Predicted 3D model of a 98-nucleotide RNA (SAM riboswitch aptamer (S box leader)) from Aneurinibacillus migulanus. Taxonomically the source falls in Aneurinibacillus (Bacteria, Bacillota, Caryophanales, Paenibacillaceae).
[in-house]
RNA sequence: UUCUUAUCUAGAGAGACGGAGGGGCUGGCCCAAUGAAGUCUCGGCAACCUAAUUCGGUUAGGUGCCAAUUCCAGAGAGCGGAGGCUCGAAGAUGAGUA
Numbered sequence: 001u002u003c004u005u006a007u008c009u010a011g012a013g014a015g016a017c018g019g020a021g022g023g024g025c026u027g028g029c030c031c032a033a034u035g036a037a038g039u040c041u042c043g044g045c046a047a048c049c050u051a052a053u054u055c056g057g058u059u060a061g062g063u064g065c066c067a068a069u070u071c072c073a074g075a076g077a078g079c080g081g082a083g084g085c086u087c088g089a090a091g092a093u094g095a096g097u098a
Base pairs, nucleotide, nucleotide: 001098003096004095005094006093007092008091013042014041015040016039017038021031022030023029025074026073027072028071043066044065045064048062049061050060051059052058070090076087077086078085079084
């Protein structure tokens, strides 16, 4: 990277270095010199997988995550008089798979 499958309106940040971008893409709208991305340390959330278990879902490990509903909308289908709603697509993450 391909394919399959589950979940995505909940939850959880401080410090150091760094120095202008970031929120996947496009449009919008936001965040950012009262310091973006990134790296590190410590902390936290959650419970997908594995192991152990005194079965208390607890502990440990492998991931993941810690602005805004996946920030909102998108190509398609259905419903509605309309605002709009639902599915789906796309994306992210876990597990499996070639």